RNA sequence: GAAGCCCGCCGGACCGCCGCUGGUGCAAGCUGGGAAACCAGGCACUGGAGGAACGUCCGGACUGCACAGGGCGGCGUAGCAGCUAACGGCUGUCCACCGUGAGGUGAGGAUCAGAGCAACAGAGACGAGUCCGAGUGGGCAUCAAGCCCGCUCGGGGUGAAACGGGCAAUCUCUACGCGCAGCAACACCAAGUAGGCCAGCGUUGACGUGGCUCCGCGGAGCUGGCGGGUAGGUGGCAUCGAGCCGGGCGGGCGACCCCCGGCCCAGAGUAAUGGCGGUCACGCCCGGAUGUCCGUAAGGGCGUUCGGGUGCACAGAAUCCGGCGUACAGGCGGGCUUCACUU
Numbered sequence: 001g002a003a004g005c006c007c008g009c010c011g012g013a014c015c016g017c018c019g020c021u022g023g024u025g026c027a028a029g030c031u032g033g034g035a036a037a038c039c040a041g042g043c044a045c046u047g048g049a050g051g052a053a054c055g056u057c058c059g060g061a062c063u064g065c066a067c068a069g070g071g072c073g074g075c076g077u078a079g080c081a082g083c084u085a086a087c088g089g090c091u092g093u094c095c096a097c098c099g100u101g102a103g104g105u106g107a108g109g110a111u112c113a114g115a116g117c118a119a120c121a122g123a124g125a126c127g128a129g130u131c132c133g134a135g136u137g138g139g140c141a142u143c144a145a146g147c148c149c150g151c152u153c154g155g156g157g158u159g160a161a162a163c164g165g166g167c168a169a170u171c172u173c174u175a176c177g178c179g180c181a182g183c184a185a186c187a188c189c190a191a192g193u194a195g196g197c198c199a200g201c202g203u204u205g206a207c208g209u210g211g212c213u214c215c216g217c218g219g220a221g222c223u224g225g226c227g228g229g230u231a232g233g234u235g236g237c238a239u240c241g242a243g244c245c246g247g248g249c250g251g252g253c254g255a256c257c258c259c260c261g262g263c264c265c266a267g268a269g270u271a272a273u274g275g276c277g278g279u280c281a282c283g284c285c286c287g288g289a290u291g292u293c294c295g296u297a298a299g300g301g302c303g304u305u306c307g308g309g310u311g312c313a314c315a316g317a318a319u320c321c322g323g324c325g326u327a328c329a330g331g332c333g334g335g336c337u338u339c340a341c342u343u
Base pairs, nucleotide, nucleotide: 001339002338003337004336005335006334007333008332009331010330012280013279014278015277016276017275018274020048021047022046023045024044025043026042030041031040032039033038050314054325055324057323058322059321060320061319062182063181064180065179074178075177076176077175078174079093080092081091082090083089094108095106096105097104098103109173110172114171115170116167117166132154133153134152135151136150137149138148139147140146186235187234188233189232196226197225198224199223200222201221207218208217209216210215241264243263244262245261246260247259248258250257251256282311283310284309285308286307287306288305289304290303291302292301293300294299
């Protein structure tokens, strides 16, 4: 210098104006909505998307239901040792394969329990036997060649594989694990001239109505109580945890664990996290100036600076957490390998 391998990280910054949304305080239980439950409204301060918030693939927390124990069935995992709340994740290591190498990939238990499968070629492909040759025993026939039944040896030839193996990513066996559903879970409050149950009264007129005891008209329901659900509302739900940040030259090869200090860090249920303007940074393009290198030259490469234009990806929380997988403009840092050259 070229070509690679493996890790880690960033993924715009700031200011002004106008908004949206959560929390806390001020503050009067003030106003409005609503039957109620409950919700909304002012001012100040303050928080407000990601490395993947994504796919919803795996594992858990949480919640409801089910559940004595055992067996059958179903699903999943699979070298060995570890990490972890748990995992199909991660770490270390052995083995196999790929790569010159740094490294990468692996559904890597069992085929003397049983079953199944193997294209083409070949006589024969999972059943055992015999397509061919040689030797030999017996039988039949005979002038002779020969034919039939066995035994031994060799293989010519096919193929990945020929009484010896392969495939378990075919069933199966072994070991281990797993109850089912999911925040639209679930808990609480709670309307309706919706409906249910009970009691009393009522066609011998309850009840309603004409303002009224009378009278008239209509008339089969009326009154009270109880409990369950729906609409609606609140909690679950986002401050106290598998939490985040920094440190220890802590323990361990490592995943990870321990200790100390600090911090509280988005959150709705039409679903907020935005819009406009400006400055700076970065990438690309065009033009000017300039330095340097290559070239005879035309010209070109690299760098600095000025002006103008343009661009900035993948994507957006929705009960929470740990993983995996996938997408991603552009950029930064570290370690290592191979080859070539120079000293």
Bacterial RNase P class A from Melaminivora alkalimesophila, 343 nucleotides, folded computationally. The sequence is in RNAcentral, with records from ENA and Rfam. The coordinates come from a structure-prediction model, not an experiment, and the mean pLDDT is 76. Rfam family: Bacterial RNase P class A. Rfam describes the family as follows. Ribonuclease P (RNase P) is a ubiquitous endoribonuclease, found in archaea, bacteria and eukarya as well as chloroplasts and mitochondria.